[in-house]
RNA sequence: UGUGGGAUGGAGCAGCCCGGUAGCUCGUUAGGCUCAUAACCUAAAGGUCGCAGGUUCAAAUCCUGCUCCCGCAACCA
Numbered sequence: 001u002g003u004g005g006g007a008u009g010g011a012g013c014a015g016c017c018c019g020g021u022a023g024c025u026c027g028u029u030a031g032g033c034u035c036a037u038a039a040c041c042u043a044a045a046g047g048u049c050g051c052a053g054g055u056u057c058a059a060a061u062c063c064u065g066c067u068c069c070c071g072c073a074a075c076c077a
Stems, first nucleotide, its partner, number of pairs: 001073007010026004020057001028044005050066005
């Protein structure tokens, strides 16, 4: 320098192709159950979807640029 993949609640991931309410598991908190804890059951909180623009009635999703992470190739020494 070129190229492939990735960035989504505290953690791990789906959703993107084909635009239309942001979901799953775990965790956290509250309640239930229990003599009690764990397990189990119910509910809740927690996300401006890496950043900035563009298109659109509407963008996590499409387009452009950039940042960071993981690979591959090339170049230099």